[in-house]
Parts: sequence; C1' cells; structure tokens
RNA sequence: CUGCCGGACGGGUGGUCGCUCCCCAAAAGGGAGAGGAAAGUCCGGUCUUCAUAGGGCAACGUGCCGGCUAACGGCCGGGGUCCGUUCGCGGAUACGGAUAGUGCAACAGAAAAUAUACCGCCUUUCGGAAACGGGAGGUAAGGGUGAAAUGGUGCGGUAAGAGCGCACCGCGGCAGGAGUAAUUCUGCCGGCAGUGAAAACCCCACGCGAAGCAAGACCAAAUAGGGGAGGAGGGGCGGCCCGCCCCGCCAGACUCCCGGGUAGGUCGCUAGAGCCGGACAGUAAUGUCCGGCCAAGAUGAAUGAUCGCCGCCCGCAAGGGUACAGAAACCGGCUUACAGUCCGGACAGCCUG
Repeated sequence: CUGCCGGACGGGUGGUCGCUCCCCAAAAGGGAGAGGAAAGUCCGGUCUUCAUAGGGCAACGUGCCGGCUAACGGCCGGGGUCCGUUCGCGGAUACGGAUAGUGCAACAGAAAAUAUACCGCCUUUCGGAAACGGGAGGUAAGGGUGAAAUGGUGCGGUAAGAGCGCACCGCGGCAGGAGUAAUUCUGCCGGCAGUGAAAACCCCACGCGAAGCAAGACCAAAUAGGGGAGGAGGGGCGGCCCGCCCCGCCAGACUCCCGGGUAGGUCGCUAGAGCCGGACAGUAAUGUCCGGCCAAGAUGAAUGAUCGCCGCCCGCAAGGGUACAGAAACCGGCUUACAGUCCGGACAGCCUG
C1' cells in the first nucleotide's frame, strides 16, 4: 500500500420567509422539530380489548452445549462437522432422533435395503482334436451402473474368494481422566452392530389464547328511531282586538326529561426494559452503582423553500454534483438499501528501510 475483517460517521455554519408543537392571558418574543436504517413488517415483547377453572389433544414454531435478556427464531462464549490455507489461521454451519413405526430412493444398473450377480474369477460335469460352448455349484477380489452398492488399507489365507484370521484406521459398547455441558483423551472389549434422506410423514424436548393504537377509554351536536311524564290545544300570516290558514284532540299535535349512538372532539401519545459519561463485575454478550440530561408527537398528517460562505467529488474554466432514504403507540432484534469519509488489526499478500 492492497485485500479481508471489525467499529464509527452520514456534510458544517449563517440570513430571510413559512409549517407542527410547547412557554406566555394575548401579542411581541423565546424554545423544540426524522433515521442508521424512520424501510421490509420477518421474529420477540410492553400496552389494550375480548376470551379463559385445572389438565390434555390438535395446529404452529424452535432444535449441539453453556450463558445473557422482559422476551426472542436475537446476541456472546464454547463444541462438532464441512470448506479454504502460505499451516499462523480464516470462513461457513436448519447441527435433536434413521434398531419406535410407516413410506421414499428418478435414470442407469444384476441388485437401492429381507441384498443381489451383468461381465469376470474358481471348482466340477457334458460336448469338442483344440479354441471354445452348454449345465450345476462357489465367490464378491477386479470391471461396469449410479448421488449412494452392506466398512477402508495391508498381510495371511483360499480352488477362487470373503472380517475367514490378524495389524492399523474407522464404527459400537464399557471403564477411567478433563470439562457445568456439548464434547474430547486414554485403555479394554466386540468382527462390525443392515446405506441415504427427518428441508417425507413421524417421534422426543421446549414454547405458544386471539386480534391489534383504525387497539381501546371518555365527552358529545343536528336529523330520525326508542323510553317516561305532562297534555287539549299548538303554530304561522295579515290586521290591530278581529279574521284567515296549517297541525292535533287519547291511534296524542305540542312541551319537558332520559337513554343508545353518528358527525365532531379529548385521552391513549411519548419520561422510557430511556440517553450520555464514569467506576466496578464478567473472556464477552450483559449487569450493578454513581453523576448528568429530557430529545418530534402531528392526524388527509408539520419537519419546507430560498440566498450566502466553507467542506468533498467532476471540470482548464464557466459551471455541475453531494448516497440510501422520510416518523405515525412504543421498545429489543433480524434482514435489505446506502455516495463518501474516518478509526482499529488476533489475519494475509506485496514493496521499502
């Protein structure tokens, strides 16, 4: 220097005019005003309403071990396996159970799970002069098929072969050591315990009521229904003391009261598993304590427009550009998008001294 990995930032500053909220009796004036992802709405919670004796089944989700957490499918640490390696290490990982049961394994192949035998090898027999061919049997070393063929390598053994025997590796069991555990190391025993797949059903363990702030709570017009009480009159127009018109008289005009509920409004609503700094505990995630701080809360939905200066990029200059993106009850995660800049190194390569 480059790659890789991890972390942080995400333009700065001022003028003018606006918008939302707050302070102020009001005005003037003052204060606050998007993000690291506000996004996708994938997971977990708070909160709210409804449901709900207890227990179980079903359905769904999760799945190595330990820890963290309000909780999680998240995070931290550890283990196993796989991949890469310059052998220092780095990366990935849906990673419980396949002798509980059922089912599946395309094509090819003899055979795909009670093994089997296409070529081949060997023994024997028949035919044949021989080459060779047919039959019976043994075998699974070699070839061939396949994603996968019933442990691997070597030696012995055999007619040829074969865990048939032996050594090592692998596998399984037991014992002992290390570890909280997953797991691992050592020793002994067993000739081998019937392949894969559970991202097939399934089994085991654990978790789980449903819907969501348009949740939900409260206040409450007009109009039309509903309930109750009173009730024989009530209302309009003209004139000015008399007329006319409309509605009603128990099937109730009209008056008053009550209740539900719509529009509308208020709350929920932003002080919280909060933010910043420090100390301590812990490998870490994280936790505890101390000090300081209050930081949008709108509702057809504000957070904008414009003019300077500076920064960065392109350009000789004029000038142009400056990512992804935009809160909607809140919080913890995950995932995805992102111009450019900065910091770090338990890693690798190259160059220089």
Predicted 3D model of a 353-nucleotide RNA (Bacterial RNase P class A) from a Bryobacteraceae bacterium. Taxonomically the source falls in Bryobacteraceae (Bacteria, Pseudomonadati, Acidobacteriota, Terriglobia). The gene name in the source record is rnpB. Model confidence (mean pLDDT): 78 of 100. The RNAcentral record of the sequence draws on ENA.